The prediction has a mean pLDDT of 84. Transfer RNA from Acrobeloides nanus, 72 nucleotides, folded computationally. Its Rfam family is "tRNA". Rfam links the family to the GO term triplet codon-amino acid adaptor activity. The organism belongs to Acrobeloides, within Eukaryota.

RNA sequence: GGGGGCGUAGCUCAGGGGUAGAGCGCUCGCUUUGCAUGCGAGAAGUCAGGGGUUCGAUUCCCUUCGUCUCCA
Repeated sequence: GGGGGCGUAGCUCAGGGGUAGAGCGCUCGCUUUGCAUGCGAGAAGUCAGGGGUUCGAUUCCCUUCGUCUCCA
């Protein structure tokens, strides 16, 4: 210098056009003498940034950044 993968909740990840979910974690309540377990409820997201297409973009296109990898 060139090619490719990945970037979504605190962590690990799903979702691939109609305003986002799971597990673990966190908070509160019930259960216990207390802890754990179990059950119920809740909080937590500019979907890496910018631009484009579209009635509508996390999703499609371009570009930048970060990271991993391959080639030179």